[in-house]
Glycine riboswitch aptamer from Robiginitomaculum sp., 90 nucleotides, folded computationally. Its mean pLDDT, the model's own confidence on a scale to 100, is 75.
């Protein structure tokens, strides 16, 4: 000095599925009970694949424990980006 990868903060974008039924005290909301549904916090399972002496890593697939199911709000995997940090490599 250039590139790549990872982490953190800020910031832009960011899906799905019952305004279900009963009940407490009432439309909504909230609590409880029942039925149905969704996957993109988190968690668990299988596995292509990666690494390998040993020890391992691993999906947006599967499950639905947790979470969620009008709008708004909140949350939100993941993607872009400002800044900071770390590592590798030239």
């Nucleotide at each position: 000095u250039a590139u790549u990868u990872c982490c953190c903060u800020g910031u832009g974008g960011g899906a799905g599925a019952g305004a279900g039924c009963g009940u407490g005290u009432u439309u909504a909301g909230c609590g409880c009970g029942c039925c149905g549904c969704c996957g993109a916090a988190g968690g668990a399972g299988c596995a292509a694949c990666c690494a390998c002496c040993c020890c391992g890593g691993a999906a947006a697939c599967u499950c639905u424990c947790a979470g969620g199911c009008a709008c708004c709000a909140a949350g939100g995997a993941c993607c872009g980006u400002c800044g900071g940090g770390a590592a590798a490599c030239c």